[in-house]
RNA sequence: GCCUGGAUAGCUCAGUUGGUAGAGCGCAGUCUUGGUAAGACUGAGGUCCUGGGUUCAAUUCCCAGUUCAGGCU
Numbered sequence: 001g002c003c004u005g006g007a008u009a010g011c012u013c014a015g016u017u018g019g020u021a022g023a024g025c026g027c028a029g030u031c032u033u034g035g036u037a038a039g040a041c042u043g044a045g046g047u048c049c050u051g052g053g054u055u056c057a058a059u060u061c062c063c064a065g066u067u068c069a070g071g072c073u
Base pairs, nucleotide, nucleotide: 001072002071003070004069005068006067007066010025011024012023013022019056027043028042029041030040031039049065050064051063052062053061
């Protein structure tokens, strides 16, 4: 230098024939217990890496950039 894949909640990850995003763990509260642990229920937490384009509408499609991983030379 070129190619491929990834970037979504605090962490690990889902999610698309385009229609305002979920799970597990973690966190907070309540219940339960004599008190813990475990368990049940409820809740908070997201400019979906950045900037443009297409579209009535973009996490999703297109382009460029940033960054991470792998490969080729």